[in-house]
RNA sequence: CGGGGCAUAGUAUACCGGUAGUACGCAUGAUUCGGGUUCAUGUAGACUGGGUUCGAUUCCCAGUGCCCCGA
Numbered sequence: 001c002g003g004g005g006c007a008u009a010g011u012a013u014a015c016c017g018g019u020a021g022u023a024c025g026c027a028u029g030a031u032u033c034g035g036g037u038u039c040a041u042g043u044a045g046a047c048u049g050g051g052u053u054c055g056a057u058u059c060c061c062a063g064u065g066c067c068c069c070g071a
Stems, first nucleotide, its partner, number of pairs: 001070007010024004018054001025043006047063005
């Protein structure tokens, strides 16, 4: 320098045009003499900007970061 891939909650990971789920974690409550376990409820998220669309995490463009291949 060229090509390709990835970016979603504190962490890991689904969904791939029509309300963004799950697990762990965290908070509160119940259980216990206390802790742990278990149960219930809650918490918090689409890398950034623009475009297409009635509607974008999803499609397109650019940027940022990381990874891979080639030179």

A computed fold for a 71-nucleotide RNA from a Candidatus Moraniibacteriota bacterium, annotated as transfer RNA. Taxonomically the source falls in Candidatus Moraniibacteriota (Bacteria, Bacteria candidate phyla). Rfam family: tRNA. The family's RNA type in Rfam is transfer RNA.